[in-house]
RNA sequence: GCCAAUUCUCAGGGCGGGGUGCAAUUCCCCACCGGUGGUAUCCGGCGUAUGCCGGUAAGCCCACGAGCGCCUCUCCACGGGGAGAGGGUCAGCAGAUCUGGUGAGAGACCAGAGCCGACGGUGACAGUCCGGAUGAAAGAGAAUGCGG
Numbered sequence: 001g002c003c004a005a006u007u008c009u010c011a012g013g014g015c016g017g018g019g020u021g022c023a024a025u026u027c028c029c030c031a032c033c034g035g036u037g038g039u040a041u042c043c044g045g046c047g048u049a050u051g052c053c054g055g056u057a058a059g060c061c062c063a064c065g066a067g068c069g070c071c072u073c074u075c076c077a078c079g080g081g082g083a084g085a086g087g088g089u090c091a092g093c094a095g096a097u098c099u100g101g102u103g104a105g106a107g108a109c110c111a112g113a114g115c116c117g118a119c120g121g122u123g124a125c126a127g128u129c130c131g132g133a134u135g136a137a138a139g140a141g142a143a144u145g146c147g148g
Stems, first nucleotide, its partner, number of pairs: 002148002005144006016030004031128002033117002035064004042055005059115002067093002069090001070087007097113005119131003
């Protein structure tokens, strides 16, 4: 110095204005928001080297997370079901990008236009309100340590 191990900490944003209506932050018009890791034609450095190193980088490129579903177990009910615990591939819901420019090359740059957003609740349909959630978690960071 690197790796393993252990412990700890952190880990999501957003309805402002107007309209309709008895009633809507749920509908309509305008507005607002964007988890985690990866990826460079971005930025810097180096090099003879269309290559190397470092940094940064996408809601809609690749993958992941939470939620619902699903499966397993236990208990209750035994008429359809209910409650609790667990699983994490099973991947069904699971989503959404094009056009022009530059360029050798763009789905990440510049410009423009578009699109997407779990479940339950609600006096009326919710990405933005309330709830599960003082939860869980992709992961990020730190410490310990001298085990390799």